[in-house]
RNA sequence: UUACGAUAAGGGCAAACCCGUCGAAAGACGGGGGCGCAAAGCUACGGGUCUAAAGUGGUAACACUAUGAUCGCCGGGCCGCCGAA
Numbered sequence: 001u002u003a004c005g006a007u008a009a010g011g012g013c014a015a016a017c018c019c020g021u022c023g024a025a026a027g028a029c030g031g032g033g034g035c036g037c038a039a040a041g042c043u044a045c046g047g048g049u050c051u052a053a054a055g056u057g058g059u060a061a062c063a064c065u066a067u068g069a070u071c072g073c074c075g076g077g078c079c080g081c082c083g084a085a
Base pairs, nucleotide, nucleotide: 004083005082012037013036017032018031019030020029021028022027035072041078042077043076045075046074047073048070049069050068055064056063057062
C1' cells in the first nucleotide's frame, strides 16, 4: 500500500415503537429508544421499491405519470478510524 475484519482498544451511527414539528402522501427533522451496522460516512449516477400534490385521460370510480422519497434494497462513484488472524 492492497485486501481482509476480531467476543481487540477508543469511539461512532441508530431500526421498530412513542411524543412533537413539517409534508398532499411516501417520508423527513428534533427528543426518547436500541433492532442492528466496519462504512448504517457522503453521493439519487444505474436498477429496484414507495408515494401521486400538480398534470393527462375519464361522467365518476379510477388509471397513468416524479419533478417527490428511499444510500438501513442492490450496484457504481468519492472519502475515512483501528489492526488480531